[in-house]
SAM riboswitch aptamer (S box leader) from Gaetbulibacter saemankumensis DSM 17032, 110 nucleotides, folded computationally. The source organism's lineage runs through Bacteria, Flavobacteriia, Flavobacteriaceae, Gaetbulibacter and Gaetbulibacter saemankumensis. Its mean pLDDT, the model's own confidence on a scale to 100, is 78.
RNA sequence: AUGUUAUCAAGAAAGGUAGAGGGAAUAGACCCGUUGAAGCCUUGGCAACCCUUUAUCUUGUAAAGAAGGUGCUACGUUCUACUAAUUAAAAAUAAUUAGAAAGAUAACGG
Numbered sequence: 001a002u003g004u005u006a007u008c009a010a011g012a013a014a015g016g017u018a019g020a021g022g023g024a025a026u027a028g029a030c031c032c033g034u035u036g037a038a039g040c041c042u043u044g045g046c047a048a049c050c051c052u053u054u055a056u057c058u059u060g061u062a063a064a065g066a067a068g069g070u071g072c073u074a075c076g077u078u079c080u081a082c083u084a085a086u087u088a089a090a091a092a093u094a095a096u097u098a099g100a101a102a103g104a105u106a107a108c109g110g
Stems, first nucleotide, its partner, number of pairs: 003108006013043005021032003026081004044073003048070003051065006077102001082099007
């Protein structure tokens, strides 16, 4: 690396540098960007997992705390794509819900 488990509708800034892109991949859409994108640096902040404590004792769960290790700090994972169900419609189709796939993060594992 592949893999396993869990979560992903909330939350959270400013300065310097830089100079045109960015929002995971493919496709479509939409949004952000010279009123300064991405990247890098500094200082803040947020609080998902690991952490600490309490309750419970189903070994798992719930609540609180802290900010040590990671992480995050525009738009539901920006939205859609695959499957199924329901509703509307004669149908095409559209919408909603659930699940899957993929992605991100953490822990384990290797």